[in-house]
RNAcentral holds the full RNA, with entries from SILVA. Small-subunit ribosomal RNA, 5' domain from Oryza grandiglumis, 475 nucleotides, folded computationally.

Context: one part of a larger RNA
RNA sequence: CAGAGCUGGGAUCGCUAAUUAACACAUGCAAGUCGAACGGGAAGUGGUGUUUCCAGUGGCGAACGGGUGAGUAACGUGUAAGAACCUACCCUCGGGAGAAGAAACAACAACUGGAAAUGGUUGCCAAUACCCUAUAGGCGGAGGAGCAAAAGGAGAAAUCUGCCCAAGGAGGGGCUCACGUCUGAUUGGCUAGUUGGUGAGGGAAUAACUUACCAAGGUGAUGAUAAGUAGCUAGUCCGAGAGGAUGAUCAGCUACACUGGGACAGAGACACGGCCUAGACUCCUACAAGAGGCAACAGCGAGGAAUUUUCCACAAUGGGCGAAAGCCUGACGGAGCAAUGCCGCGUGGAGGUGGAAGGCCCAUGGGUCAUCAACUUCUUUUCUUGGAGAAGAAACAAUGACGGUAUCUGACGAAUAAGCAUCGGCUAACUCUGUGCCAGCAGCCGCGAUAAGAUAGAGGAUGCAAGUGUUAUCC
Numbered sequence: 001c002a003g004a005g006c007u008g009g010g011a012u013c014g015c016u017a018a019u020u021a022a023c024a025c026a027u028g029c030a031a032g033u034c035g036a037a038c039g040g041g042a043a044g045u046g047g048u049g050u051u052u053c054c055a056g057u058g059g060c061g062a063a064c065g066g067g068u069g070a071g072u073a074a075c076g077u078g079u080a081a082g083a084a085c086c087u088a089c090c091c092u093c094g095g096g097a098g099a100a101g102a103a104a105c106a107a108c109a110a111c112u113g114g115a116a117a118u119g120g121u122u123g124c125c126a127a128u129a130c131c132c133u134a135u136a137g138g139c140g141g142a143g144g145a146g147c148a149a150a151a152g153g154a155g156a157a158a159u160c161u162g163c164c165c166a167a168g169g170a171g172g173g174g175c176u177c178a179c180g181u182c183u184g185a186u187u188g189g190c191u192a193g194u195u196g197g198u199g200a201g202g203g204a205a206u207a208a209c210u211u212a213c214c215a216a217g218g219u220g221a222u223g224a225u226a227a228g229u230a231g232c233u234a235g236u237c238c239g240a241g242a243g244g245a246u247g248a249u250c251a252g253c254u255a256c257a258c259u260g261g262g263a264c265a266g267a268g269a270c271a272c273g274g275c276c277u278a279g280a281c282u283c284c285u286a287c288a289a290g291a292g293g294c295a296a297c298a299g300c301g302a303g304g305a306a307u308u309u310u311c312c313a314c315a316a317u318g319g320g321c322g323a324a325a326g327c328c329u330g331a332c333g334g335a336g337c338a339a340u341g342c343c344g345c346g347u348g349g350a351g352g353u354g355g356a357a358g359g360c361c362c363a364u365g366g367g368u369c370a371u372c373a374a375c376u377u378c379u380u381u382u383c384u385u386g387g388a389g390a391a392g393a394a395a396c397a398a399u400g401a402c403g404g405u406a407u408c409u410g411a412c413g414a415a416u417a418a419g420c421a422u423c424g425g426c427u428a429a430c431u432c433u434g435u436g437c438c439a440g441c442a443g444c445c446g447c448g449a450u451a452a453g454a455u456a457g458a459g460g461a462u463g464c465a466a467g468u469g470u471u472a473u474c475c
Base pairs, nucleotide, nucleotide: 002471003470005468006467009345016338023301025299027298028297032060033059034058037057038056040054041053042052043051067256068255069254076181077180078179079178081176082175085173086172087171090169091168092167094165095164096163098133108123109122110121111120112119113118138147139146152161153160154159182228183227189219190218191217194216195215196214197213198212199211200210201209231253232252233251235246236245237244238243258279259278260277261276262275281292282291283290309335311334312333317331318329319328320327321326348378349377350376351375358369359368360367361366384411385410386409387408388407392402419464420463421462422461423460424445425444426443430459431458432457433456434455440447441446
């Protein structure tokens, strides 16, 4: 964050929409990009030159962005400090890239296994992929032994860009500590790597983080331990305040990604749309074997009182890659649906009594609905329709999903638009008829047994109004 009953006319703006089953998910899409790193293949042209596209190797990104709150009572979070650390891209600054080399792994070709997913063998070959050697104002607590690097690409060129080492910065992250952070004592003791020391290992770093030995400590009525409940905060609601409740949207942090465990690579993960493994479930199968993970965006089933479109666009803002053009982006910008909320507008205005008809009441005289209507006249917010038509786009130009939208200006005609609840007291608003402790009402007091202002209907009235009353919930 509401739900459902009755009812419902626009428009604008802004917000929100799975609270239950962290239940199970069909389908589509949500993370790619670079040919100015590399060999190769293809398209196209009559040809050359140019161009375009592509599977693969390689680089960067995929650790961001998006979702959810299951777990967690914890240095998780909030405030305030700290020292023993790491940091890709970015910024500043100082140096450097010498001399070689080999073997491969893809792609590709041939052969071949399998139903498929997906492989196997042989051959071939490139690089900013990989390796050896040299060098080093760095590391090595001092000294010494010792240790460690590099890559090219584009261009006619100037030059630009990339690479390696070192120092500093920014931003980011890891760690430590003080204090705050729900309930109950009908939970009183808890702890054995437990608390500390020494040595060793390990780590980016401190550290029982791990381990060997030694000591016997550590913690607790200032509530430990165990149990229950719970993501925390800025905030939000109520309140004069004190304080109480709460943690939707938005923002910061955190945890999780079918359930449990594990590491790989990387600057960074123990990784939602990566890998391995066990399990449950689903799908497929030629029964040997395989595939999957919506708590991304839409959407489906189920459960539920209850929650939307399998939409448009990258035009803007932002992000990834790229020298750039650009590509990708269910982030984001928008539109759609829902009175879910807030704000604002309208459903007409003025005149109009022999006070019409009709309803209701009545003491039958009348009263009331009621200037309400009809009727006369006026207006056009809004509706319908015609014309014009943005800002948002920043650098000369080009580029707008929204959208022919907002807005402006004509035409038409009162035309397209009122309900819901209540009327005994609290509590604003009263009579008649039916019923007869029945039917029923009710938040509390209570009402109803033959004149019911309390039930049901009607007329009238009161309150609020595109809403209204009720239920749930908070103060």
Overview: Its Rfam family is "Bacterial small subunit ribosomal RNA". Gene Ontology terms of the family: structural constituent of ribosome and ribosome.